[in-house]
RNA sequence: AUGAGGCACUCUGGAAAGCGGGUGGCUGGGCUGCCCCACCGAAGGGGUAAUCUUGCGGGGAAACUCGCGGGCCAAGCUCUCAGGUUUCCCGACAGAGGGGGUGCG
Numbered sequence: 001a002u003g004a005g006g007c008a009c010u011c012u013g014g015a016a017a018g019c020g021g022g023u024g025g026c027u028g029g030g031c032u033g034c035c036c037c038a039c040c041g042a043a044g045g046g047g048u049a050a051u052c053u054u055g056c057g058g059g060g061a062a063a064c065u066c067g068c069g070g071g072c073c074a075a076g077c078u079c080u081c082a083g084g085u086u087u088c089c090c091g092a093c094a095g096a097g098g099g100g101g102u103g104c105g
Base pairs, nucleotide, nucleotide: 009097010096011095012094013093018037020036021035022034023033024032025031026030038085039084040083044081045079046078047077052071053070054069055068056067057066058065059064
């Protein structure tokens, strides 16, 4: 100098579902606290498979194999705790980007 991957930062894109009802407050446009009904899944979170591993039992000369139980264990699956359901914000995930300083050589 160049460079894969990971993390962080900056910018960009980014779905779903009620402008629901009651009540109170506020500068009564509207925002917001609480309660109720109905919904969404892509902040976060919970659960979960095979494989692997292990205990017991059966089969086998052995390698192994079958069944039951335990353990680690994923998600755009699932739950709907949290969050969300006009706009804005947020948003899994995806794309793009590389300034300044210092040190070494």
Glycine riboswitch aptamer from Croceicoccus estronivorus, 105 nucleotides, folded computationally. The prediction has a mean pLDDT of 77. The source organism's lineage runs through Bacteria, Pseudomonadati, Alphaproteobacteria, Erythrobacteraceae and Croceicoccus.